Glycine riboswitch aptamer from Caloramator quimbayensis, 96 nucleotides, folded computationally. It matches the Rfam family "Glycine riboswitch aptamer". Rfam describes the family as follows. This family represents the bacterial glycine riboswitch.
[in-house]
């Protein structure tokens, strides 16, 4: 001196899914949504064991992603919030 990427914050965009009965802003019943969060695993890789003359096969364990799955949490008027995208700032920082 360059500034991939990461973290935090501001701004902008940002879905989905409900009715009834009571109640006076919340309770019950059933139904539903997936994009806060949380959880699960596929290919694959490694290790161990067993069979087997070598090759190879089988089992177990570990690591292993998501916008997929679960629906614990959250949500189902509006508002708020939301993964994600863009942008700005600060900090950090691979690489040259």
């Nucleotide at each position: 001196a360059u500034g991939a990427g990461g973290u935090u914050a501001g701004c902008g965009g940002g879905a989905g899914a409900u009715a009834u009965c009571g109640u006076u802003u919340u309770g019950a019943u059933a139904g539903c949504c997936g994009a806060a969060g949380a959880a699960g695993c596929a290919a694959u890789a490694a290790a161990a064991a067993a069979u087997g003359c070598c090759g190879a096969u089988u089992u177990u364990u570990u690591a292993g992603a998501a916008a997929c799955u679960u629906u614990c949490a959250g949500g189902c008027a509006a508002a708020a919030g939301u993964a994600c995208c863009g942008u700005u700032a600060a900090c950090u920082g691979a690489u040259g």
Of the family's consensus pairs, 86% are formed in the model. The prediction has a mean pLDDT of 81.